[in-house]
RNA sequence: GCCCGGGUGAUGGAACAGGUAGACAUACUGGACUUAAAAUCCAGAGCCGCAAGGCGUGCCGGUUCGAGUCCGGCCCCGGGUA
Numbered sequence: 001g002c003c004c005g006g007g008u009g010a011u012g013g014a015a016c017a018g019g020u021a022g023a024c025a026u027a028c029u030g031g032a033c034u035u036a037a038a039a040u041c042c043a044g045a046g047c048c049g050c051a052a053g054g055c056g057u058g059c060c061g062g063u064u065c066g067a068g069u070c071c072g073g074c075c076c077c078g079g080g081u082a
Stems, first nucleotide, its partner, number of pairs: 001081007010026003019065001028044005046055003058074005
């Protein structure tokens, strides 16, 4: 250089016929239980905003009513190859 796979909350990891982004788990916060704790159970939580609302899937564009998903360029990570 070329080819393949990947980049999503704090972390791992889903969402492939384009249609509520973040299921599920861990961590975290609050509560129940306990003398107290652990374990267990219940609830909560992306970001901004007083609210209405807006923004958010590596970055920049494009297609579309609608993009994490499709197309182009670039960056980064892993693997293959001369």

The RNA shown here (transfer RNA) has 82 nucleotides and comes from a Gammaproteobacteria bacterium. It was read from a public genome assembly. It matches the Rfam family "tRNA". The family's RNA type in Rfam is transfer RNA. The coordinates come from a structure-prediction model, not an experiment, and the mean pLDDT is 81.